This is a predicted structure of a 475-nucleotide part of an RNA (small-subunit ribosomal RNA, 3' major domain) from Conexibacter sp. Rfam family: Bacterial small subunit ribosomal RNA. RNAcentral holds the full RNA, with entries from ENA and SILVA. Model confidence (mean pLDDT): 83 of 100.
Context: one part of a larger RNA
RNA sequence: UGACGGGGGCCCGCACAAGCAGCGGAGCAUGUGGUUUAAUUCGACGCGACGCGAAGAACCUUACCUGGGCUUGACAUGUUUCUGACCGCCGUGGAAACACGGCUUCUCUUCGGAGCAGAAUCACAGGUGGUGCAUGGCUGUCGUCAGCUCGUGUCGUGAGAUGUUGGGUUAAGUCCCGCAACGAGCGCAACCCCCGUCGUAUGUUGCCAGCAUUUAGUUGGGGACUCAUACGAGACUGCCGGUGACAAACCGGAGGAAGGUGGGGAUGACGUCAAGUCAUCAUGCCCCUUAUGUCCAGGGCUACACACGUGCUACAUUGGCGCGUACAGAGGGCAGCAAGACCGCGAGGUGGAGCGAAUCCCUUAAAGCGCGUCUCGGUUCGGAUUGCAGGCUGAAACUCGCCUGCAUGAAGGUGGAGUUGCUAGUAAUCGCGGAUCAGCAUUGCCGCGGUGAAUACGUUCCCGGGCCUUGUACA
Numbered sequence: 001u002g003a004c005g006g007g008g009g010c011c012c013g014c015a016c017a018a019g020c021a022g023c024g025g026a027g028c029a030u031g032u033g034g035u036u037u038a039a040u041u042c043g044a045c046g047c048g049a050c051g052c053g054a055a056g057a058a059c060c061u062u063a064c065c066u067g068g069g070c071u072u073g074a075c076a077u078g079u080u081u082c083u084g085a086c087c088g089c090c091g092u093g094g095a096a097a098c099a100c101g102g103c104u105u106c107u108c109u110u111c112g113g114a115g116c117a118g119a120a121u122c123a124c125a126g127g128u129g130g131u132g133c134a135u136g137g138c139u140g141u142c143g144u145c146a147g148c149u150c151g152u153g154u155c156g157u158g159a160g161a162u163g164u165u166g167g168g169u170u171a172a173g174u175c176c177c178g179c180a181a182c183g184a185g186c187g188c189a190a191c192c193c194c195c196g197u198c199g200u201a202u203g204u205u206g207c208c209a210g211c212a213u214u215u216a217g218u219u220g221g222g223g224a225c226u227c228a229u230a231c232g233a234g235a236c237u238g239c240c241g242g243u244g245a246c247a248a249a250c251c252g253g254a255g256g257a258a259g260g261u262g263g264g265g266a267u268g269a270c271g272u273c274a275a276g277u278c279a280u281c282a283u284g285c286c287c288c289u290u291a292u293g294u295c296c297a298g299g300g301c302u303a304c305a306c307a308c309g310u311g312c313u314a315c316a317u318u319g320g321c322g323c324g325u326a327c328a329g330a331g332g333g334c335a336g337c338a339a340g341a342c343c344g345c346g347a348g349g350u351g352g353a354g355c356g357a358a359u360c361c362c363u364u365a366a367a368g369c370g371c372g373u374c375u376c377g378g379u380u381c382g383g384a385u386u387g388c389a390g391g392c393u394g395a396a397a398c399u400c401g402c403c404u405g406c407a408u409g410a411a412g413g414u415g416g417a418g419u420u421g422c423u424a425g426u427a428a429u430c431g432c433g434g435a436u437c438a439g440c441a442u443u444g445c446c447g448c449g450g451u452g453a454a455u456a457c458g459u460u461c462c463c464g465g466g467c468c469u470u471g472u473a474c475a
Base pairs, nucleotide, nucleotide: 001475002474003472004471005470007469008468009467010466011465012464013463015459016458019422020421021420022419023418026313027312028311029310030309031308032307033306034304035303042053043052064299065298066297067296068295069294070293073124077123078122080120081119082118083117084116088103089102090101091100092099093098106115107114108113126288127287129286130285131284135282136281137277138276139275140273142271147186148185149184150183151182152181153162154161155160166177167176168175192265193264194263195262197233198232199231200230201229202228203227207222208221211220212219236259239253240252241251242250243249315415319374320373321372322371323370324369325368331362332361333360336355337354341350342349343348381412386407387406388405389404390403391402392401428451429450430449431448432447433446434445
C1' cells in the first nucleotide's frame, strides 16, 4: 500500500421487510448429469454451465458410428512430360459414391505456341486433430457500481502519501465550502434513438367535420381532424415561499401535456476471475499425410432404471361449454403473401382476383360484453396415453415431422424442507407478429399491443456493493 475480520461508523440496491404471482408435488416439453450404445459428435459446470453455442438434427446440416470407395486429392497456386477438347449422352455393375465400356466433340495462332481439360510427376493441398495455461479478436462477470489515474508542486531516507481526506449535498469523485495543494484525463452527466404536449410544412396509397353521392371514404370534393414524414418549440430548480453556512442543495407551491434524471433504450472507466471461445474467424507450436484428409449409403446426435435445472398445461364456478357481439399494436410477403367463390365435419383442397404493398394479402385479435347451460362430482374439470381414419411438406416421414376427425380418457384435490421474480402501465393475465425455416416452436427466443393490481412501517437481521476508520503472525 492492499487484502481479510462471526471490528466500528456512514450510505446504497426487490438485499431484507410489506405485498402479489410462482417454482419445489402431477402430466408433458426442453436442456444437463448418469447409464446404455457400433455411435449416442463437440463445447459450456457456483453466482456468471444446464429452452446455453443450436434464430429450426428425417437426408443434407454432421463434426460421431458401420460399411463401400479415392489418394496431387472435394478446394488453391505453380513446375516438368504426355494426350486431346472439356462438357454431354448411352450401356453394364452398384445402396450410392464410383468403376468399366461405347458414342459425340475444340478455339486462337506470328505455326514456335497459347487457352481449356485429362493422365503421370514434384512442390503442396486438406484436418470441426491437440493446446483458450502460447495468442489476436469477440464475450460473460463484479456493475451502469462510482470509481480508476496522471502532470507539476509539497511531505517522507524509502515503499509511498497528499490531491481523491474533512463539513454538507447528490442517482453520481454530482455540486458547494474548507484544506499544501493546483490543474488535468478515463468514467458520471449531457450530446444520440424511441415514447409523452404543441406549432409549421406537405396531403397519397392515409383521414372525412361541413356540401353532394354510395352497399361501402365508394366517387366528386376538402386539409379542418386522425395519421404519416420532416423541421422546430417545450423543462432550466427558470419563478414564488420555507429550511440551510449569505453556498451547494432540500421541502412545499404556482404555471404546465410533462417537474426536479419526465418514462424507456443505446452507451459498460482502470481492472478482476491464467473466466469463456483454437468448433465463427484468424493464428504460434505440436500432431495426421493411401489418413486424424476426402466422397457416398445407412445408422446415430431423438436411446432410458434414474437424478437435477428451465418452462408449458392443469388441478376448476373470478370456472368449463354453446351461440351472438366489440375494440389493437407491431411486423412479414414474388421460387412470396394470397382475397371472393366452390368442395370437405375438419386439417386441407380446387381455383386464382389483387399486391414488390400507408393501396392487396397474411388478418376473424383474445381476454371482454350479452344470453343460455352445467352445480361441486375426478365431474360437461383436466387433458396425458393409446387405437383407427385422414391431411400437408418433402426423392423419402420405419427408426424420427407437423396437423385434423372419431374413439380412449391417465396423473392431478394448490404441492415438505426450501427457493424465484416483480415497486406502475410494473406484477399478474390475454391474445398477435417475426427471425430461423421445404416441412417442423399453442410450450423456446426476440418483439407487439389489450385488461390491469397489491405493498414499502422501516434498515435490526440475510446477500451484494461504495466511502472512512481500526486490528492483523497474510501478500